[in-house]
Context: one part of a larger RNA
RNA sequence: CCCCCGUUAAGGAACUCGGCAAUUUGGCCUCGUAACUUCGGGAGAAGAGGUGCCUCUGUUCGUAACCAGACUCGCUCUGGAAGCGAACGGGGGUCGCAGCGAAGCGGCCCAAACGACUGUUUAACAAAAACACAGGUCUCUGCCAAAGCGAAAGCUGAGGUAUAGGGGCUGACACCUGCCCGGUGCCGGAAGGUUAAGGGGAGGGCUGAUGAGGCCCGAACCGAAGCCCCGGUGAACGGCGGCCGUAACUAUAACGGUCCUAAGGUAGCGAAAUUCCUUGUCGGGUAAGUUCCGACCCGCACGAAAGGUGUCACGAGUUGGGCACUGUCUCAACGGGGGGCUCG
Repeated sequence: CCCCCGUUAAGGAACUCGGCAAUUUGGCCUCGUAACUUCGGGAGAAGAGGUGCCUCUGUUCGUAACCAGACUCGCUCUGGAAGCGAACGGGGGUCGCAGCGAAGCGGCCCAAACGACUGUUUAACAAAAACACAGGUCUCUGCCAAAGCGAAAGCUGAGGUAUAGGGGCUGACACCUGCCCGGUGCCGGAAGGUUAAGGGGAGGGCUGAUGAGGCCCGAACCGAAGCCCCGGUGAACGGCGGCCGUAACUAUAACGGUCCUAAGGUAGCGAAAUUCCUUGUCGGGUAAGUUCCGACCCGCACGAAAGGUGUCACGAGUUGGGCACUGUCUCAACGGGGGGCUCG
């Protein structure tokens, strides 16, 4: 000097990215417990007191000698009952610093974001706000189902049958989920346009003889799905404007004009897990706060199932604050054990 452990004056988070780590708390009994709430919860909320031993005594329970009575005389039944034991109380006393005397054995509270929850996950750097989840919704599927595996046979689906099965999105619950169908997708559309093989065969060519026959080319016309076209459809892929002016202080603009669009972002939320400018501005908390909480709204670039906004409970999760407590620190000291060092 290193590792593990113990104790520490005064202070008590001043440490630090951050109370990381280590303390604190701790069992049982009694009292007592807030907001909020889906009335279950939150709750062991918080907080307060008690806890050993001895003795007297009470209640209840177990066991029951013994006594009395009864008769069906028995290892009988009924009534009473000392003693002993146990649990739970009440009174008095008593010892220590300390009585769950060791071990084992919750620290707590407030606020916010996220995810409802219990679960699942990167075997070996990530356990989470990621995945899943009940619930919601769209869509496919009528059974030899759809879908999937497989050159196939066959199998799963399922020995199921639309209250079933597959796929997509969302993700308890509460209140809700606006506008756009122009593009893309999907669905519907016995018309029309286009359209392959095929049908068709006007007409033409070769051979032959200018024939017959044979061979070949071939216009019109008839020809599916698809595409075009006409509609529908957003919890389908997706999208949801610009400029200028205007009110009797100023400022602002309920109002007006104009251009463009398929339609110009509704409710709700908002410097947010989203805000560049930005440590925005105001308020709160601190002596002092780029974090945090509450507001404001100029939303660079929120927004409604890639869901919007809330929300009890829950979280080895994230953020801010507080109480308690402490060697985290001011600032280090001492002690115990094991290394390091020397010899071998």
Model confidence (mean pLDDT): 90 of 100. This is a predicted structure of a 344-nucleotide part of an RNA (large-subunit ribosomal RNA, domain IV) from a Chloroflexota bacterium. It matches the Rfam family "Bacterial large subunit ribosomal RNA". The source organism's lineage runs through Bacteria, Bacillati and Chloroflexota.